Predicted 3D model of a 593-nucleotide part of an RNA (large-subunit ribosomal RNA, domain I) from a Nitrospirota bacterium. NCBI's taxonomy places the organism under Bacteria, Pseudomonadati, Nitrospirota. Rfam family: Bacterial large subunit ribosomal RNA.

Context: one part of a larger RNA
RNA sequence: GGCAUCCAGGGGAUGCCUUGGCGCCAAGAGGCGAUGAAGGACGUAGUUGACUGCGAUAAGCGACGGAUAGCCGCCAACAGGCAUUGACCCGUCGAUUUCCGAAUCGGAGAACCGAGCGUGUGGAAACACACGUUAUCAACCGCUGAAUCUAUAGGCGGUUGAGGAUAACCAGGAGAACUGAAACAUCUUAGUACCCUGAGGAAAAGAAAGCAGAGCGAUUCCCCUAGUAGCGGCGAGCGAAAAGGGAACAGCCCAAACCGGAUGAGUGUCAAGCCCGCAGGCGUUGCUCAUCCGGGGUAGCGGGUUCUGAUUGGGCCGGGUUGCGGACCGGCCGGGGAGUUACAAAGACAAAGUCUAGCUGAAGGGCCUGGGAAGGUCCACCAUAGAAGGUGAGAGUCCUGUAAGCGAAAGAUUUUGUCCUCCCUGGAUCAGGCACCCAAGUAGCGCGGGACACGAGAAAUCUUGCGUGAAUCCAGGUGGACCAUCAUCUAAGGCUAAAUACUCCUUGGCGACCGAUAGUGAACCAGUACCGUGAGGGAAAGGUGAAAAGGACCCCUGUUAGGGGAGUUCAAAGAACCUGAAACUGGAUGCCU
Numbered sequence: 001g002g003c004a005u006c007c008a009g010g011g012g013a014u015g016c017c018u019u020g021g022c023g024c025c026a027a028g029a030g031g032c033g034a035u036g037a038a039g040g041a042c043g044u045a046g047u048u049g050a051c052u053g054c055g056a057u058a059a060g061c062g063a064c065g066g067a068u069a070g071c072c073g074c075c076a077a078c079a080g081g082c083a084u085u086g087a088c089c090c091g092u093c094g095a096u097u098u099c100c101g102a103a104u105c106g107g108a109g110a111a112c113c114g115a116g117c118g119u120g121u122g123g124a125a126a127c128a129c130a131c132g133u134u135a136u137c138a139a140c141c142g143c144u145g146a147a148u149c150u151a152u153a154g155g156c157g158g159u160u161g162a163g164g165a166u167a168a169c170c171a172g173g174a175g176a177a178c179u180g181a182a183a184c185a186u187c188u189u190a191g192u193a194c195c196c197u198g199a200g201g202a203a204a205a206g207a208a209a210g211c212a213g214a215g216c217g218a219u220u221c222c223c224c225u226a227g228u229a230g231c232g233g234c235g236a237g238c239g240a241a242a243a244g245g246g247a248a249c250a251g252c253c254c255a256a257a258c259c260g261g262a263u264g265a266g267u268g269u270c271a272a273g274c275c276c277g278c279a280g281g282c283g284u285u286g287c288u289c290a291u292c293c294g295g296g297g298u299a300g301c302g303g304g305u306u307c308u309g310a311u312u313g314g315g316c317c318g319g320g321u322u323g324c325g326g327a328c329c330g331g332c333c334g335g336g337g338a339g340u341u342a343c344a345a346a347g348a349c350a351a352a353g354u355c356u357a358g359c360u361g362a363a364g365g366g367c368c369u370g371g372g373a374a375g376g377u378c379c380a381c382c383a384u385a386g387a388a389g390g391u392g393a394g395a396g397u398c399c400u401g402u403a404a405g406c407g408a409a410a411g412a413u414u415u416u417g418u419c420c421u422c423c424c425u426g427g428a429u430c431a432g433g434c435a436c437c438c439a440a441g442u443a444g445c446g447c448g449g450g451a452c453a454c455g456a457g458a459a460a461u462c463u464u465g466c467g468u469g470a471a472u473c474c475a476g477g478u479g480g481a482c483c484a485u486c487a488u489c490u491a492a493g494g495c496u497a498a499a500u501a502c503u504c505c506u507u508g509g510c511g512a513c514c515g516a517u518a519g520u521g522a523a524c525c526a527g528u529a530c531c532g533u534g535a536g537g538g539a540a541a542g543g544u545g546a547a548a549a550g551g552a553c554c555c556c557u558g559u560u561a562g563g564g565g566a567g568u569u570c571a572a573a574g575a576a577c578c579u580g581a582a583a584c585u586g587g588a589u590g591c592c593u
Stems, first nucleotide, its partner, number of pairs: 001592009015578001016543002020514002022511007029503002032164001039100003042055003046078002051073001061094006070082003105114003115134008136162009169200001170198004180187001184233001210216002220247004230238002251495003258295010273282002275326006300473001302438004306433007314333006334425006347419010358406003364379005380397002382386001388400003444468008454480001475490005530537002550577001553565004
C1' cells in the first nucleotide's frame, strides 16, 4: 500500500407519515368604492422582535342571541387580573376606525409639508388647538353677465351622478411577428398575442326586407350534416350552411297618417269658426307653419288612419255659449284580466322555506400479551348510526362524530299570498268607398377597402371612406352575376327571460391525483431571504417522544464546547433529535506485497 471482515464517523437516500397542494362535482355568490375601496405605512399588549387581531375607544367598546366553566391569540414564564350578577369563545347588528392610497383644500420624493372659510376652546393680544368645509368633470336648475341693443360666451351658487379596484368569462376599437408553406412575397400563424374602451352576473344575439322550393316560422347552445359543398401560389392549408335530432322557449313597444291641447311666428274678413239639429247668442275665438305634450297606431292570409253600413257590448253622475234631444269627453260604482326579466311602475305587509351561531343523538365488559389495548380470547349489546378522525398498536358500543331529528333575538335571501298598481268594460268583429301614412342623404349604383368557409373570382349577401342618388303597396327587398316567371319577406327605430361561457371567492363532497428533488414558486413567518438602477428574477428549509417525563445532582476541563457517571423513558429516540442506504474517513483483526 492492497484485499476481506467487524466497529465507528460522515452523509441524508429509502421506508413510513402529512398540517400543504392538484383536479373535479353540487349549491351559493359574482361583490367592493367619495358613508373614502382594493392595497399599504405607522402605531397598538405590564414585560413584545415577528406573525395574527385591532386603530389614539387601538389582541379591543356596546346591544342582541348561542354556548359554557374556565379565560387573558401564536406563546412558555413572571407580575397582575377577569369569570355562574355568565367571562373567554361563536353568530348577527352597531360604535370607533391615525396617515397614505381614486385621494378629492393646495403642494409633494406615498404614508409628509402648508393653507382659506365657518364654529368653538384657551389667551389681553399675537397666536395655538379641536371640529366641519373647500378637487375636477358631466347633467339639470337658479342668479349674474362682455365685445354688442336683444342675446350668447364667460362667472358664481345649488342638486344629482361619475372617478378607482377587479381572477376568468363578454362586447367593441386597434392589431403583430416568430412559425407553416421543408426557401419566400399571396397565403398561414390570426383577427391569435399584446394594448385600449365599456358592461353584466352573465354578456352578446333576438321576434324575418329569414330560410327554402316539401314547407318552416325570433335568438342562443349541443349532436349530426362533414372534413362534405366549397375556398386555396387549387400549394401549405382554410372550411361552411340548409335539413334532421335535442336543451330552453315569450313575445312586445315606438315613428308616421289622424284627433286634441299648450307655446311661438305669420296671416286675416262684417264671415269663417264656436260638436250636430231647431231657436237664440258670442265672435281675432279662425287659418297656416314650427316645437312640445296627450290620445291613436304597429303590419305581410299587408297593416293603420279616415268615411259609410251591420252585429254585439253593465249602472249612476258631471261637463262645454244658453234651452231641448243626440253624439262626444271625464269621474264613481260594479264586472273581467294582467303585473315589477321586456310588454307602465313604486313599494308595504303576512306566511312558509333557506343561509349566517347551535342542540339531541343508540350500544361493552372480563381475562392474556404488552410501556400502553383499540390487538388475541370468552361472553354480550346497538344499528334509519359498521362514514371519518382521535385516543400510549388495529375501537360500531371511550371521545369528537355519523343516521335520524330539532333550533334564531338580529340580519340576509327565495317563493307564495294580500294590499297596491295598470289595462279592458269606455270597445270589438265583419263588409265596402275615396284618399292619406307605413322610419332618406336611406336603398340602389360607381370607385376604394373590410366581413362573410368564399384570396376579385361568374361573386350574390353584409358593411362603408368618397361620389351619386329612388320608390310608399299598381310599392320595395331577397331567392349566389344578370333577366323573365314564380316563390318569399317588409330594411333604413327600440326592448326582451331561459337554455350558453367563466371562477378571485364561500359552503359541502369526491379522487385507480402528489406525498417534501413530488404536489402550488411557497406543507416551514414565501412572492420571503437573496440578485438586479429598473422592468423583473427568485430559492433553500417538514418529522424527539404516548407524554417534556427536554437529563436534578456529581466529576474532568481555559470552556455557555464536549465527555464520564447518576436519573427519565418501552426505547435515548437527547433536541445537529423517526428510519438512517451509498460515496467518503478512521480504528481493530486476518491475509498478501